c-di-GMP-I riboswitch aptamer from a mouse gut metagenome, 99 nucleotides, folded computationally. Of the family's consensus pairs, 100% are formed in the model.
[in-house]
RNA sequence: GCAAACCAUCGGAAACGGUGGGACGCAAAGCUAUGGGGCUAAGGUUCUCAAUACUGUGGAAACAGCCAUAGUAGUGAAACUAUGCCAGCCCAGCCGCCG
Numbered sequence: 001g002c003a004a005a006c007c008a009u010c011g012g013a014a015a016c017g018g019u020g021g022g023a024c025g026c027a028a029a030g031c032u033a034u035g036g037g038g039c040u041a042a043g044g045u046u047c048u049c050a051a052u053a054c055u056g057u058g059g060a061a062a063c064a065g066c067c068a069u070a071g072u073a074g075u076g077a078a079a080c081u082a083u084g085c086c087a088g089c090c091c092a093g094c095c096g097c098c099g
Stems, first nucleotide, its partner, number of pairs: 001026002006021006024088001030094003035090002037086003043081004048077003052073008
């Protein structure tokens, strides 16, 4: 000199960040996210699962309705995904006042 957890408040879908308080630590705990690693998943993808709606086909003699089956659509769940983050996880780069 900086300031973890935590608290208040603001921003954000979240992760997280800003400000104020607060100090666990840090001799680069200054900056850089195009290396590794980690966090989040709004949006997207999958079509996996669920129910719903619609359409086609078949069934009981026929219509409606019902049942079976195939498809489509959006919704919800799940999985994957960074274009969002973490420099106080590691490596690397850049910069670093006075005595």

Its mean pLDDT, the model's own confidence on a scale to 100, is 80.